[in-house]
RNA sequence: AGGCUAUCGAGAGCUGUGGUUAGGGAACUGGCCCGAUGACCCACAGGGCAACCUUUAGAAAUCUUCCUUAAGGUGCCAAAGCCAGCCCGGAGAGGGAACGAUAGGUC
Numbered sequence: 001a002g003g004c005u006a007u008c009g010a011g012a013g014c015u016g017u018g019g020u021u022a023g024g025g026a027a028c029u030g031g032c033c034c035g036a037u038g039a040c041c042c043a044c045a046g047g048g049c050a051a052c053c054u055u056u057a058g059a060a061a062u063c064u065u066c067c068u069u070a071a072g073g074u075g076c077c078a079a080a081g082c083c084a085g086c087c088c089g090g091a092g093a094g095g096g097a098a099c100g101a102u103a104g105g106u107c
Stems, first nucleotide, its partner, number of pairs: 002106001004104005014046006023034003028085004047077003051074005058066003081099001086096003
């Protein structure tokens, strides 16, 4: 890198310092929003959330389970993956797909 499985309308409104400089919110399009009061991104420090995995304590059970405890490994902390665009459907409601992100394991 590819491919498989699961989740993505919840939660954390992230903050400070230094750097960089005009864009950014995954890609394209149409919106809408954020951004020189410096966004996005990089580094450091601090705070937080809890989807997946690992371990620990507890309870039940002996194929394992938990709405449970604590810690760790990633990850994440504007707005529903910000909204919509493709298909089904009364121009609906809603559902599905595609693409993307995260985790696990496979190769």
The prediction has a mean pLDDT of 79. SAM riboswitch aptamer (S box leader) from a Dehalococcoidia bacterium, 107 nucleotides, folded computationally. The source organism's lineage runs through Bacteria, Bacillati, Chloroflexota and Dehalococcoidia. The model forms 96% of the base pairs in the Rfam consensus.